c-di-GMP-I riboswitch aptamer from a Gammaproteobacteria bacterium, 78 nucleotides, folded computationally.
The model forms 94% of the base pairs in the Rfam consensus.
NCBI's taxonomy places the organism under Bacteria, Pseudomonadati, Pseudomonadota, Gammaproteobacteria.
The sequence was found by an Rfam model in a public genome assembly.
The coordinates come from a structure-prediction model, not an experiment, and the mean pLDDT is 77.
It matches the Rfam family "c-di-GMP-I riboswitch aptamer". Gene Ontology term of the family: cyclic-di-GMP binding.
RNA sequence: AUUUACGACUGCCGACCUCGGUGUGAACCGGGCACGGAAAGUUACAGACCUGAAGCCUCAGGUGGCUGAACUAUAAUA
Numbered sequence: 001a002u003u004u005a006c007g008a009c010u011g012c013c014g015a016c017c018u019c020g021g022u023g024u025g026a027a028c029c030g031g032g033c034a035c036g037g038a039a040a041g042u043u044a045c046a047g048a049c050c051u052g053a054a055g056c057c058u059c060a061g062g063u064g065g066c067u068g069a070a071c072u073a074u075a076a077u078a
Stems, first nucleotide, its partner, number of pairs: 004078002012037002017032006035065001041071003045068003048063006
């Protein structure tokens, strides 16, 4: 230095709720607060779920803290 395993020292993220804003809505953004997390970082590719409009199983959107997959990353120890 690289790879793999492990998992968190110092730290990191931030559920629910709440305040303000955006949106038809699902939901999203910012502040507070922490249930939790070792990729709770990124990607909507596949599945699943949710929303809206259609109309006969279609279109558009959302959710990565639903699952899978891909990419990237972190001390100490082996």